[in-house]
Context: one part of a larger RNA
Formats: sequence, structure tokens, C1' cells
RNA sequence: UGACGGGGACCCGCACAAGCGGUGGAGUAUGUGGUUUAAUUCGACGCAACGCGAAGAACCUUACCAAGGCUUGACAUAAUACUGACAUCAUCAGAGAUGAUGAGUUCUUACGGGACAGUAUUACAGGUGGUGCAUGGUUGUCGUCAGCUCGUGUCGUGAGAUGUUGGGUUAAGUCCCGCAACGAGCGCAACCCUUGUUGUUAGUUGCCAGCAUAAAGAUGGGCACUCUAACAAGACUGCCGGUGACAAAUCGGAGGAAGGUGGGGACGACGUCAAAUCAUCAUGCCCCUUAUGUCUUGGGCUACACACGUACUACAAUGGCUAUUACAGAGGGAAGCGAAGGAGUAAUCCGGAGCAAAUCCAAAAAGAUAGUCCCAGUUCGGAUUGUGGGCUGAAACUCGCCCACAUGAAGUCGGAAUUGCUAGUAAUUGCAGGUCAGCAUACUGCAGUGAGGACGUUCCCGGGUCUUGUACA
Repeated sequence: UGACGGGGACCCGCACAAGCGGUGGAGUAUGUGGUUUAAUUCGACGCAACGCGAAGAACCUUACCAAGGCUUGACAUAAUACUGACAUCAUCAGAGAUGAUGAGUUCUUACGGGACAGUAUUACAGGUGGUGCAUGGUUGUCGUCAGCUCGUGUCGUGAGAUGUUGGGUUAAGUCCCGCAACGAGCGCAACCCUUGUUGUUAGUUGCCAGCAUAAAGAUGGGCACUCUAACAAGACUGCCGGUGACAAAUCGGAGGAAGGUGGGGACGACGUCAAAUCAUCAUGCCCCUUAUGUCUUGGGCUACACACGUACUACAAUGGCUAUUACAGAGGGAAGCGAAGGAGUAAUCCGGAGCAAAUCCAAAAAGAUAGUCCCAGUUCGGAUUGUGGGCUGAAACUCGCCCACAUGAAGUCGGAAUUGCUAGUAAUUGCAGGUCAGCAUACUGCAGUGAGGACGUUCCCGGGUCUUGUACA
């Protein structure tokens, strides 16, 4: 100087407390461990691995296993020699890769050749093989915590100190005052995006107050309103009062759409964990080279006594079912979205209008109104299983999704323990998107309805500052 202390002081955080809802019990989905297996490819392991890489394993993917093939190779560059197009099509053998046979014969030229392909030879290719403890790059984490440093000066024999400590204050090393310090840098904040208010400009494919028409913004008309998207305005403790040290600031108030960082996002200092990744990529070294490379078919990654994590659905009456009826936002669409109409109990099929503020996906759902059920393992719950169908796709047996009928399991609110959340939040309700032929209870977004509680900092956990002790470095 740090680090540590079941030392001290001060401060902060959904850390506790106060509340609301969960997990832990059930069934299922999914990931992991374990076990099994020819293989169940690999990585990730306290927080910071476990719906993670994977924004989607039937084949492919695919790295694993079995079997069948190839060996200058599936892919690149170069050289030498020889041959000829290659492709494509057909037939046969084969699980296919592939092999055999037949048809087929190019472009360019300075006529030497070249392009392209095959065979042989050689340099080499290739490796999702090892090492993340050889590395780059990228990422997580403490933590959006308020810290981390430097120059000059001064002090100290020196390691170092000072500045950065102190008194206040702040979300903040934020600002003020003081001070052997004076300044500066990386961080904080601001600048960026979005949202909340208003104005100006613009008015079609958007909108409709008044007027006309009327089934309908369908159209005549209009651009006020909504909306869209560009430019502006607006918030700065600016104003008033109290407190304060005449400061910084803080408390209350006014005006205001918004008030003290308005809400949300992007943004992550010096560093820590030899943290993660050689399987995104790149790369040193080591290793394989008729195989640890490469092609194919089939299988596996989907196994199942069990254990754990994360979710979904429930156990019902604030509910289930039936009928009628209302209101979003944000997205996506050409090998695509697909309307009207028709068929079917339905999944779906036929159909094909229209398609960039258009139109289509598209029905929003919870909600509202009416009826029914009457507290039951039930008209709760939907697992499981059977039969029949639909869709995608060469192909749904291993191993996809959906529909109808039948079946109707566990489950009556969950032990110890444990977790999220402070406002348009939690809870609850649907919708969309990416991935994608098909497959979503996951993920990423979007809106609808919309709470309860916070006395406070004694305690648990994590963090910051100062101080003290130390057999630690």
C1' cells in the first nucleotide's frame, strides 16, 4: 500500500421489512445430471451452466454409430505427360454413393494453343482432431457500482503519501466551502433513439365536423379533427416562500401536457475471475494423411429405474359451457399473403378478386349481455390410449403438426425451503414476428384490463467511503 475481521462509523440497493403473485406437491413440455446404448456428437457447471450455443435434429442439418465406397481426394493453386469436351438423356446392376453400356458431341484462337473435363505422377489439399493454461477477436461478471489514474509541486531515507482526505450536498469523485497543493485524463452527466404536449408545413391510398347523396367515407365536397413525417417550441431548480454557511443544495408552492435525471432504451471506466469460446471466425505449436480426410444408405442426437433446473396447464363458481355482441397496437407478405363465394362436424379443400398508409394474414382475447351447471373428482381438469381423417414433404415406423369421435389419469392450492416485482409496474388477457417445406408451452416484440404495499434500516445478502487491528501478500 492492499486484502481480510462473527472491529467501528456513515451511506446505498426489491437486500431485509410491508405487500401481491409464484416455485417447491400433480400432469405435460423443455434443458441438464445419471444410467443405458453400436452411437445416444460436442461445448456450457455457484451467483455469472441447466427453454444456454440451438432464431426451430424425420432426410439434410450432423460433428456421433453401423455398413458400403474413394485416395492429389468433396474443395484450392501450380507443374509435367496423355486423351477428349463436359454436361445431358436412356438402359442395366446396386440400399445408395457408384459402376457398366449406348446416344451425344462445345466455345475461342494470332492455328502454336487456351477454356473445360478425364487419366497418371508430384508439390499439396483436408481435419467440428488436441491445447481457451500459447493467442487474436468476441462475450459474461462485479456493475450503470462511482470509482480508476496521471503531470508538476510539496512531504517522507524509502516503500509511498498528498491531490482523491475534511464540513455539507447529490443518483453520481455531482456540486459548494475549506485545505500543500495546482491542474488534467478515463469514467458520471449531457450530446443519440423512443415516448408524453403544442405549433408550422403537407393532405393521397389517410380522415369526416358542417353540407349533399346514402346499405356502406362507397362519392360529390372539404383538410377542421384523427393520423402520418419533416422542422420547430417546451423543463432550466427558470419563478415564489421556508431551511441552509451570504454557498452547493434541499423542502413546499405556482404556472404547466410534463418538475427537479419526466418514463424507457442505446451507451459499461482502470481492472477482477489463467471466467467462457481453438465447434462462428482467425491463429502458434502438437497430432492424423488408403485416414482423426471425404462420399453414401440406414440408425442415433427423440433411449428411461431415477434426480435437479426453467416453463405451460390445472386443481374450479372472481368459474366451466352455450348463444349474441364490442374495442387494439406492433408486425409480415411475390417460389409470398390470399378475400368474396362454395364443400365439409372440423382440421382443411375448391376458388382465385386484390396486394405497399391500399389489400390480405386478421377472428383480437380477457370484457359485456342472456341462459345453464349447484360444489361433486363434477358440465372442474385434461394426461393417456383407440379409431377415422387432414396438411407439409421423395419420405412422418423409429421421430412432425392439426381435426373429429370415443377414452377420461394425477390433481381438492402444495413440507422444509426458495423466488420475482415499486406503476401503466406486478398479476392477468390475447396478437404478431424471427427461425421455418412442416413443427413453439421457448425466444423477441406489441397492445387490452390493471392492483396491493413501503413504518423504517435492528437483522440477512451484495456494494461504496472513512477509520482501526492483523501471526496474510
Notes: A computed fold for a 473-nucleotide part of an RNA from an uncultured bacterium, annotated as small-subunit ribosomal RNA, 3' major domain. Its mean pLDDT, the model's own confidence on a scale to 100, is 82. The full RNA is in RNAcentral, with records from ENA and SILVA.